[in-house]
Molecule: SAM riboswitch aptamer (S box leader)
Organism: Chloroflexota bacterium
């Protein structure tokens, strides 16, 4: 880094270090000297793997020991279609529901 498939409305600190960023990328809005990335320890979670339980024997469910991930907003919003409400109404705004694009995380595969 290409490609498959799942999943993306739930969960997670009043700590340590550290010192000015940080939320993918653009735009918007935000968080941050009441302490922003990183690292550390605690959390969270149950995608693999592993132990144990059940039975319709590929499945369900318990542990959280190993691999990995997460730990502010829905992936923070954004694009197209539709549904209902508001509006001195080719439109803009408030909610639902559908479908893409981008991306994120696991696993499989080169």
């Nucleotide at each position: 880094g290409a490609c498959u498939c799942a999943u993306c409305c739930a969960g997670a600190g009043u700590g340590g270090u550290g010192g000015a960023g940080g939320g993918a990328a653009c735009g918007g809005c935000c968080c941050g000297a009441a302490g922003a990335a990183g690292c550390c320890c605690a959390g969270c979670a149950a995608c693999c793997g592993g132990u144990c339980c059940g039975c319709c024997u590929g499945u369900g469910g318990a542990c959280g020991c190993g691999g990995u991930g997460c730990c502010a907003a829905c992936u923070c919003c954004g694009g197209c279609c539709u549904c209902u409400g508001g509006c001195g109404u080719a439109g803009c705004u408030a909610g639902g529901g559908g479908c893409a694009a981008a991306g994120a995380u696991g696993a499989g595969c080169g």